[in-house]
RNA sequence: GCCGAUGUGGCUCAGCGGUAGAGCAGCUCACUCGUAAUGAGCAGGUCGUCGGUUCGAUUCCGACCAUCGGCU
Numbered sequence: 001g002c003c004g005a006u007g008u009g010g011c012u013c014a015g016c017g018g019u020a021g022a023g024c025a026g027c028u029c030a031c032u033c034g035u036a037a038u039g040a041g042c043a044g045g046u047c048g049u050c051g052g053u054u055c056g057a058u059u060c061c062g063a064c065c066a067u068c069g070g071c072u
Base pairs, nucleotide, nucleotide: 001071002070003069004068005067006066007065010024011023012022013021018055026042027041028040029039030038048064049063050062051061052060
């Protein structure tokens, strides 16, 4: 230099046009002599950035950024 993959709550990931979800972690309550476990609830996200398409974009297209891999 070229090609490809990935980027979504604190972490690991789903979601691939029509209201953003799960598990773990966190907080509160219940249970317990107490802790753990368990159960119920709560909070936490401008979906990497900037544009384009569309009535509507996390999703499609382009450029860029970051990480990883391959080729030279």